Small-subunit ribosomal RNA, central domain from a metagenome, 349 nucleotides, folded computationally.
The RNAcentral record of the full RNA draws on SILVA.
It matches the Rfam family "Bacterial small subunit ribosomal RNA".
The prediction has a mean pLDDT of 90.

[in-house]
Context: one part of a larger RNA
RNA sequence: CUGGGCGUAAAGGGCGUGUAGGUGGCGGAUUAAGUCCUAUGUUAAAUUUCCGAGCUUAACUCGGAACAUGCAUCGGAAACUGGUCUGCUAGAGGGUAGGAGAGGAAAGUGGAAUUUCUGGUGUAGCGGUGAAAUGCAUAGAUAUCAGAAGGAACACCGGUGGCGAAGGCGGCUUUCUGGCCUACUCCUGACACUGAGGCGCGAAAGCGUGGGGAGCAAACAGGAUUAGAUACCCUGGUAGUCCACGCCGUAAACGAUGGGUACUAGGUGUGGGGGGGUACUCUCCUUCCGUGCCGUAGCUAACGCUUUAAGUACCCCGCCUGGGGAGUACGAUCGCAAGGUUGAAACUC
Numbered sequence: 001c002u003g004g005g006c007g008u009a010a011a012g013g014g015c016g017u018g019u020a021g022g023u024g025g026c027g028g029a030u031u032a033a034g035u036c037c038u039a040u041g042u043u044a045a046a047u048u049u050c051c052g053a054g055c056u057u058a059a060c061u062c063g064g065a066a067c068a069u070g071c072a073u074c075g076g077a078a079a080c081u082g083g084u085c086u087g088c089u090a091g092a093g094g095g096u097a098g099g100a101g102a103g104g105a106a107a108g109u110g111g112a113a114u115u116u117c118u119g120g121u122g123u124a125g126c127g128g129u130g131a132a133a134u135g136c137a138u139a140g141a142u143a144u145c146a147g148a149a150g151g152a153a154c155a156c157c158g159g160u161g162g163c164g165a166a167g168g169c170g171g172c173u174u175u176c177u178g179g180c181c182u183a184c185u186c187c188u189g190a191c192a193c194u195g196a197g198g199c200g201c202g203a204a205a206g207c208g209u210g211g212g213g214a215g216c217a218a219a220c221a222g223g224a225u226u227a228g229a230u231a232c233c234c235u236g237g238u239a240g241u242c243c244a245c246g247c248c249g250u251a252a253a254c255g256a257u258g259g260g261u262a263c264u265a266g267g268u269g270u271g272g273g274g275g276g277g278u279a280c281u282c283u284c285c286u287u288c289c290g291u292g293c294c295g296u297a298g299c300u301a302a303c304g305c306u307u308u309a310a311g312u313a314c315c316c317c318g319c320c321u322g323g324g325g326a327g328u329a330c331g332a333u334c335g336c337a338a339g340g341u342u343g344a345a346a347c348u349c
Base pairs, nucleotide, nucleotide: 003321004320005319006318007303008302012317014201015200016199017198021194022193023192025088026087027086028085029084030083031082033081034080035077036076037075039073040072041071042070048066049065050064051063052062053061054060091191092188093187094186095184096183097182098181099180103177104176105175106174107173108172109171110154115149116148117147118146119145120144121143125136126135162169163168206247207246208245209244210243211242215241216240220236221235222234223233258316259315260314261313262312263311266294267293268292269291270290271289272288273287274286275285276284298305299304322349323348324347331342332341333340334339
C1' cells in the first nucleotide's frame, strides 16, 4: 500500500413486488467444508537475501545457508463462519379488541359559478387596455328578472393537517377493496433483510378507436406595441383538456438525500391512538406511531445535516470516475408513431 465517492461539485434506479444471489437472532449437540496447527512430498537451476571464498578492488564468479508466501497428502484443534439435528422468543408473521384517514375502484347524487338558448323589463352603448383598436350591439347588446340545456371543477372547512410505495389523492352518499396505528402478549417459532434479471404501477404532454365539448386554450386569424414583434397585452379560436378502452413510459418523477437494522443530549409545535393523575370540562404526567421547527455531540469544502442524520456501525442493491463531441452515432430491443431503453469512438480543450 491492499481506491475514493454519490443533498448542492460527476454520481440514488421514478416507485413497488419478487426470482437467483449476497447477508442473517439467542442456546445446546454433532460434523469438519471454510479457518488454524504439526509432519511429509513437491515448489528445477540461475535470480533474490545473509555468511564466506576467488580474480589487486568492484562489477563478476564460486561455496554454504535462508527464501520459495503455493499445491497435495496424513494426522490433529473446534472458538468463529458453513452443514445437520434439537430447543427458545427479543426479529418477522398471525389472533382478538379498538382507531384515524382527499388510499383505490364503481354507481348514484348536490349547490354555487361560467357559457348558450327561450321569455320579460329596459335603452345606447358594452367590452377591453398603460392608452387603444380589432370584437359585440337599434335585426335591441351590456345590465336585470324568470326558466331551460350542457359540460367541467368542487368555495368555506383547509391546516409545513391526513392518506398512499411512488406517480398522486379534496362536494356528498352507497357498495366493493388495499394498507397503517394502538392495546392485550394468546398462537407460529427466524418463517428475516436486500434484491441482478423478470413482472407490475407510473404526472403532464402525445398517439389509436368511439363518445363528449361549458370554461380554458398550443396552432391559427385579427387588433395593438415596436426599428422589426413570427412575442409579451387585447379580441376571437381548433386540437387538447373530460369519458370508455388500448398504447406511450418520460419529468427539477426532488427531500436533487436507495432500502433495512441498531445505537447516539435536549427543547418546542402539530396529527392519530393507549395508560395514569384530577376539580372527570380542562389543564398535567407518561408511552407508541406520524409530521414540522430549533438545537448538543459528531459530521461537512462550505452551505448546512442533527433520533425523520448528511452522526456512529453493519447488510444488500443502483450509480460516478475531467469538459465538449453526446445521451449523439452504430447495433440491439420496445413502440402505430412521436420516440424510449441500452450506449460508444474519432477529434478537441